Background
Small-subunit ribosomal RNA, 5' domain from an uncultured Chloroflexota bacterium, 511 nucleotides, folded computationally.

[in-house]
Context: one part of a larger RNA
RNA sequence: GGAUGAACGCUGGCGGCGUGCCUAAUACAUGCAAGUCGAACGAGGUGCUUUUGUAGCAAUACGAGAGUAUCCUAGUGGCGAACGGGUGAGUAACGCGUUGGUGACCUACCCCAAAGUACUGGGAUAACAGUCCGAAAGGACUGCUAAUACCGCAUGUGGUCGUUGGCUUUAGAAACCGAUGACUAAAGGAGCAAUUCGCUUUGGGAGGGACCUGCGUCCCAUCAGCUAGUUGGUGAGGUAAUUGGCUCACCAAGGCGACGACGGGUAGGGGACCUGAGAGGGUGGCCCCCCACAAUGGAACUGAAACACGGUCCAUACACCUACGGGUGGCAGCAGUAGGGAAUAUUGCUCAAUGGGCGAAAGUUUGAAGCAGCAACGCCGCGUGCGUGAUGAAGGUCUUCGGAUCGUAAAGCGCUUUUCUGGGAGAUGAGAAAGGACAGUAUCCCAGGAAUAAGUCUCGGCUAACUACGUGCCAGCAGCCGCGGUAAAACGUAGGAGGCAAGCGUUAUCC
Numbered sequence: 001g002g003a004u005g006a007a008c009g010c011u012g013g014c015g016g017c018g019u020g021c022c023u024a025a026u027a028c029a030u031g032c033a034a035g036u037c038g039a040a041c042g043a044g045g046u047g048c049u050u051u052u053g054u055a056g057c058a059a060u061a062c063g064a065g066a067g068u069a070u071c072c073u074a075g076u077g078g079c080g081a082a083c084g085g086g087u088g089a090g091u092a093a094c095g096c097g098u099u100g101g102u103g104a105c106c107u108a109c110c111c112c113a114a115a116g117u118a119c120u121g122g123g124a125u126a127a128c129a130g131u132c133c134g135a136a137a138g139g140a141c142u143g144c145u146a147a148u149a150c151c152g153c154a155u156g157u158g159g160u161c162g163u164u165g166g167c168u169u170u171a172g173a174a175a176c177c178g179a180u181g182a183c184u185a186a187a188g189g190a191g192c193a194a195u196u197c198g199c200u201u202u203g204g205g206a207g208g209g210a211c212c213u214g215c216g217u218c219c220c221a222u223c224a225g226c227u228a229g230u231u232g233g234u235g236a237g238g239u240a241a242u243u244g245g246c247u248c249a250c251c252a253a254g255g256c257g258a259c260g261a262c263g264g265g266u267a268g269g270g271g272a273c274c275u276g277a278g279a280g281g282g283u284g285g286c287c288c289c290c291c292a293c294a295a296u297g298g299a300a301c302u303g304a305a306a307c308a309c310g311g312u313c314c315a316u317a318c319a320c321c322u323a324c325g326g327g328u329g330g331c332a333g334c335a336g337u338a339g340g341g342a343a344u345a346u347u348g349c350u351c352a353a354u355g356g357g358c359g360a361a362a363g364u365u366u367g368a369a370g371c372a373g374c375a376a377c378g379c380c381g382c383g384u385g386c387g388u389g390a391u392g393a394a395g396g397u398c399u400u401c402g403g404a405u406c407g408u409a410a411a412g413c414g415c416u417u418u419u420c421u422g423g424g425a426g427a428u429g430a431g432a433a434a435g436g437a438c439a440g441u442a443u444c445c446c447a448g449g450a451a452u453a454a455g456u457c458u459c460g461g462c463u464a465a466c467u468a469c470g471u472g473c474c475a476g477c478a479g480c481c482g483c484g485g486u487a488a489a490a491c492g493u494a495g496g497a498g499g500c501a502a503g504c505g506u507u508a509u510c511c
Stems, first nucleotide, its partner, number of pairs: 001511004006507005013382006019375002021340001026338003030335003035079003040076002043073003046069010086293003095217004100212003105209003110205008119152001121151002128143006158184009188197003218265003225256003230253008268290004272283004295316005318329004346372001348371003354368001355366004385415004395406004420448006429438001455500005460481003466495005476483002
């Protein structure tokens, strides 16, 4: 000198774009953050239309039945909830980065292609009704009912497995073309219909994931020896999958290490960011990619995918409710609270746009996102006026008492209106119609009036900028050298000057 997720002191006019718990991965009141589909299903409710019973002269009231509705609802069922959002505790590891490999693999939704969707099969169950237990959370029993829920059976374009023939290639058991045997599917909805949305099996694609691998990846040798599923083999099991101790049984005694094993400390990694001429050094906040975690520890279930932040079970700690029998909870989602701290924001608006989920669609949902609020925390831009004005006013300071300086500075006169205030108009963002949270915002027009707007640090040398008074090794200053003990340009105040400027200075950290 540059830089910062900064903090502190003094000061503070505006706008744009960004950024904002670095500490306690501490504890959390309250609200919201994951729903959706009635075109899968039965049921209940409501509205409307209509038929009808009873009472009544009638209006009407109370029932019963049928139809209907872009209507509402808990439940069964489907899809989603594994994405999106947060945090960096752990991890020195195939975790990450990069290079290859899979003849050892998986893939819901989406796209392409082929074939099918038969037996007008079957038995249940929630909802509902009733009885009962419990303070509650919740639960038990009996009875009824539906499906794209569940289970049979047929067929097999195909697929899988076994046996077998061929072709091709390889390190290799893959793939491909055949023969043969066994096994193996399905679900319907909407519509008058055409048709369309589904469902099943298979092949391919896209995107996603899994595993293996070469190389790279902090400090300590005041850590030098480490290792028993340890190293290898045979067999078996498990997995989507592997040469596989991944797991198990048996056998052998191996394996790693100064090219740093093992141990200890520290730490998420990368793209990037800061600095530097570069080489290098430092950092990993915001944004993007990957990983890990979800009070702590462990486990599996469901599913295409989880060993699952707002799922389940167990244990632990903590907290809450309780009728003392027993229950409930997990903000490292968005706000917000307490605590910690030098220190870090609103319990805001909207789904209008973009994106995601569901749905045939209308739509619905979304603290993702878009916006607004707070903070000079940062960067950038603008302003705080311009011209004229010498009796060089008053006043301050200094003085050799002549004057010098603040100083064209002020006042005065003329001008302008960025900004400001008031009034009016008023968007783009919405790609056919409609639909705008932001927002009466940005922007434009008119009027008014210099009006609403300057500080901070320094002035001994380094280092731009000097005098007076006070103080008297005191009070104090200080980045280094050093100032202060009676004439201090170094302390304090004043005048003046210099630097930067809505900031200035200090502290901390990196180069």
RNAcentral holds the full RNA, with entries from ENA and SILVA. The prediction has a mean pLDDT of 83.